Order: sequence, then C1' cells, then structure tokens
RNA sequence: CGGGCUGGCCGGGCGACCGCGUUGCUUCCUGCUUCGGCAGGGAGCGCCGAGGAAAGUCCGGGCUCCGUAGGGCAGGGUGGUGGCUAACGGCCACCCGGGGUGACCCGCGGGACAGUGCCACAGAAAGCAGACCGCCGCCACGCCGACCGAGCUUGUCGAGGUCAGCGAGGCGGUAAGGGUGAAACGGUGAGGUAAGAGCUCACCAGCGGUCUGGGUGACCAGACCGGCUAGGUAAACCCCACCCGGAGCAAGACCAGACAGUGCUCGCCUGAGGGCUGCCCGCCUGAGAGUACGGGUAGGUCGCUCGAGGCCGCCGGCAACGGCGGUCCUAGAUGGAUGGUCGCCGGCUCGCAAGAGUCACAGAACCCGGCUUAAAGGUCAGCCCGUCCG
Repeated sequence: CGGGCUGGCCGGGCGACCGCGUUGCUUCCUGCUUCGGCAGGGAGCGCCGAGGAAAGUCCGGGCUCCGUAGGGCAGGGUGGUGGCUAACGGCCACCCGGGGUGACCCGCGGGACAGUGCCACAGAAAGCAGACCGCCGCCACGCCGACCGAGCUUGUCGAGGUCAGCGAGGCGGUAAGGGUGAAACGGUGAGGUAAGAGCUCACCAGCGGUCUGGGUGACCAGACCGGCUAGGUAAACCCCACCCGGAGCAAGACCAGACAGUGCUCGCCUGAGGGCUGCCCGCCUGAGAGUACGGGUAGGUCGCUCGAGGCCGCCGGCAACGGCGGUCCUAGAUGGAUGGUCGCCGGCUCGCAAGAGUCACAGAACCCGGCUUAAAGGUCAGCCCGUCCG
C1' cells in the first nucleotide's frame, strides 16, 4: 500500500423565521363558588419530545384476570458440555464435525444394535444379498498341430491314446481383477490356493472391551486385547432425555349515563351450567343456564411510564456477565404530536475545473430481554493474507 475477517459508533450539522404535543411557572378574560378555590379559553417564558431497527409478531418475561385438587393421555418446545440471565429457541466459553492458506465462519450436534420406511436410474446385486465380463476345476463336442502307436495290404494307410492351441456348451467353485453407481460387504503388502477370499500374517482405518494420564465436563492422548467388519437417511415416522396452566392492555379497575323486554328449550340437590388449548377420570361450586327476536350504550378517568432503567468509575471473571460507588430522569399521544421555508457547511458519484446529481432503511401507542428482516454512506479498533521498502 492492497485485499479480507470480527466487533463498535454516527447516520446529517449550524443559523434565521413561522408552526406542533405533554408539562411547570407567570399573567389576562369568562363562568361557577361553601369565598379555600374550581373549570374553560388566551398570551409569555422554560424543561423534555420517535429507532438502531420503533418493522415482523417469531421466542421469553414483567404486569392483569381466571383457576388453584389433582392425575393421566394427547399436544407443543428444546437437543454436545459448562456457565450467564427474571427467563428463553438467547448470549459466552469450550468440545466434536465441516469449510477456508489464514484471521474466522457454519451446525435442527442424543439414538440406525427398539421398530417401521426410503436410497430413483444404472448395475448381477443396495439387508445379510449377489454373478454381467472374467478366473479355476471337471465332463463331453468341433477344428487343428505335435508325439506315441496296435494292426495290416509296409503306405502320402491307420483304430486308439497323450499334450498344447482355438471355438463353443454343460456342471461346480470364486468375489481377488474389470464394469455400473453418490455409495458394492474394510485398505496395502506377503503367504496360501485348482483359482480365489481376513483363509493366515504384518501394518493401518473402523468397531467393541480393559487400563493409564489430562480435563468440572463434553472429550483428548496413549497402551493392551479381540472377532475380522455392509452402509446412508431421524431437517423421514419413531425412541430417549429435559421443559411447558390459560387468555391477554381491545388485559383489567373505576365513574357517569341510557334502555325494554318477550318467546322457546333444559334445569333447580335424582344437579343444568361453571372451574379458560383438547379429551378422560376425580374433586369443588352451584340456581339458574342456553337460544331466537328486539331495545340502550360505544363517553370519561386510571392502567400509562422510576424501570430485571441510563451513564461514569473501580473490583471479580478468558468472556457473557456480576458486585460496589457516584450521578441522571430522557415522549406518554388518543381524528393520534417535532413540520415548512431560506442560507451556509458536510458526505458520496461524475468532471481538469466551473459545476451537475444525490444523501439510506424508516415513526412509539403497557413495558422489557432476545431473534429475524430492511438499509445511501461515513468512521474507529483489533486480527489475517499478499506485495514493496528499511
């Protein structure tokens, strides 16, 4: 200097004019008044006023209500180990596996010897299999070469036999070689064999067992022994281990105000209904429950922002994070608030310059911890690789 990896921060600034929401103070007007004040409206001044994702609603909670007599089944979630946390499917560290030269990244990470299913096509064969080509042995056939050769008519005759070769057939052995495939029943070498095979042996891989050392643990390293050894797939069904009440701020509480009930069915201790994911059992409660038609209300207040809170420092810890101390209060709207105009500056792209263009994703609605998704650009730190110079 270039290219990468990981983590954090900002994401427009300044000024002027006008304009918004909550709230505090001052002041003016109007109404009421129990003469303390209250309500409404206006003006001025001041503090504060959208995010790092406010989004998705995917997880976990706080909070609120129902239940609290439980149990079982169903259902759902997670899945290496150890920590953090209020908790989690989150985060941190480590282990194992995979990718990368590396910094680092990824993982639906328990079980295939409980069972069921699937592995297309190709191939002989993909759960105990299997022979297409091939190799070996035996039998017999055809052709052909060589040798031996009874016999006789002694020859270029000749039955029969042996060996080798070629072709093709039957039976048996084989899975080492070749082929197919993503994957073929361990690999290499030697011995052995009719030819072969873990058939035997040496080394290695895998699996199982025992022991030693390290580690909290997952696991790692090593030694010895053994039979020689089909796989893959559970992000297929499933098995195993652990965890799980439900509903939700449109929860819920209070105030004001208005109205209109009627019919039908079931039930009233021989028990309807209710006990809030579904079913069953059990237990408790219990006099009304359900349904059709019809009437009224949809207003106001609280919940609603002081929090598992922010920032700074010290200590502990590899870290996530925890402890201690100090300091701060930073929206609470509800037909739903922060905008408009101008000027200067800033970033990026193009351009020699003048200048032109452009400035992301995107708005709280009870709150918090996470995850996921969107996203112009700028900046800081650490680490890795390459090149050059000293």
Notes: Predicted 3D model of a 390-nucleotide RNA (Bacterial RNase P class A) from Nocardioides sp. Iso805N. The coordinates come from a structure-prediction model, not an experiment, and the mean pLDDT is 77. It matches the Rfam family "Bacterial RNase P class A". The family's RNA type in Rfam is ribozyme. The source organism's lineage runs through Bacteria, Bacillati, Actinomycetes, Propionibacteriales and Nocardioides.